[in-house]
Context: one part of a larger RNA
């Protein structure tokens, strides 16, 4: 609870899409729902108020006026909003010429490193720690040099660089596919922006099935450290981590900052793209337009800070908060194979 708010105190849904709904750009009519303005009727009586009066005053009571929101007729107005049908091009979308990318999806193709295996040189240690020890080694290990064989990742190049809603996304080369940006003014003419319910995607961990399985590694098992040592340090190691199909819906899913649009000082990096001064040319230089930083102005902020990529100044729309513990728990419903997860209190207490 007609109120104030959401960066860090509580409080932006993890991210998009979109039905309803709310909202909507410039014009000239036209019409009169909404708006507004005048009558009219209704708004019992009492009560409220205002004038006067009666009980000696007052309370109380009486008489009289006025006011009234709201309805509902009628009669105008037409500037805003909304209706119907015009007409526009600044917003959106469409063409047409460029152009950046780790955007996705599938196939193939590389090298360096581990690791095992075979094989050759070769001899007593390796290994690992703060110091050992378990372990591995004369059945010949570590070293090292050839030869295979797996899987998993992709060094430098790499950048407070890129792209992609978000989650995310890096060797190379093919096909396939989505979308940004710039630049043109050729089409459309308002088509827009937000969106409850919905749907779609969504790291990791985790489940299901069937592969795979090198390195790592929860659990585990050994060894140490310690008073103990279910840890931290060693040696081994399973699920897993990877593919393939489905499930799961969650994260300090963070910029801890929901989308659109305009408008308010600059300085300086740095990807893309155009144009222009200049040149042979490419650069470098200026200017725009889109991205990503940092520093600042005004103003905002409780301070930290924010600051044209706002937390400023302003619409419009959605979402979310109202001490703390109880507690994201109980119940109840929905979804899940499950593990859970949405959704969500209260009694009590300070």
């Nucleotide at each position: 609870u007609u109120g104030g708010g959401c960066g860090u105190a509580a409080a932006g849904c993890g991210u998009a899409c979109g039905c309803a709904g709310g909202u909507g750009g410039c014009u000239a009519g036209a019409c009169a729902a909404g708006u507004c303005u005048g009558c009219u009727a209704u708004u019992a009586a009492a009560g409220a108020u205002c004038a006067a009066g009666g009980c000696u005053c007052a309370a109380c009571c009486u008489u009289g006026g006025g006011a009234g929101a709201g309805u509902a007729g009628c009669a105008g107005a037409a500037a805003c909003u909304g209706u119907a049908a015009g007409g526009c091009u600044a917003g959106a979308g469409u063409g047409c010429g460029g152009u950046a990318g780790g955007g996705g999806c599938a196939g193939g193709a590389g090298g360096a490193a581990u690791u095992c295996c075979c094989g050759g040189u070769g001899u007593a240690g390796c290994g690992g720690u703060g110091a050992a020890a378990u372990g591995c080694g004369u059945a010949g290990a570590u070293a090292u040099c050839g030869g295979g064989a797996a899987g998993a990742a992709c060094a430098c190049c790499a950048g407070c660089g890129g792209c992609g809603a978000a989650a995310g996304c890096g060797u190379c080369c093919u096909g396939c596919u989505a979308g940004g940006c710039c630049g043109u003014a050729a089409c459309u003419g308002a088509c827009a922006c937000u969106c409850a319910u919905g749907u779609a995607c969504g790291a990791a961990a985790g489940c299901u099935a069937g592969g795979g399985g090198a390195g790592c590694g929860a659990a585990u098992g050994g060894g140490a450290u310690u008073a103990g040592a279910u840890a931290c340090c060693c040696c081994a190691g399973u699920a897993g981590u990877c593919c393939u199909a489905g499930c799961c819906g969650u994260a300090a899913a963070c910029g801890a900052u929901g989308g659109a649009u305009a408008c308010u000082a600059g300085g300086u990096g740095u990807g893309g793209c155009u144009u222009g001064u200049a040149u042979c040319g490419a650069c470098c230089c200026a200017a725009g337009c889109c991205g990503u930083g940092c520093c600042g102005u005004a103003g905002c902020u409780a301070a930290c800070g924010c600051g044209u990529u706002a937390a400023g100044u302003a619409u419009c729309c959605c979402g979310c908060c109202u001490g703390g513990g109880g507690a994201g728990u109980a119940c109840g419903c929905a979804c899940g194979c499950a593990a859970g997860u949405g959704u969500g209190a209260a009694a009590c207490u300070c």
Predicted 3D model of a 350-nucleotide part of an RNA (small-subunit ribosomal RNA, central domain) from an uncultured bacterium. RNAcentral holds the full RNA, with entries from ENA and SILVA.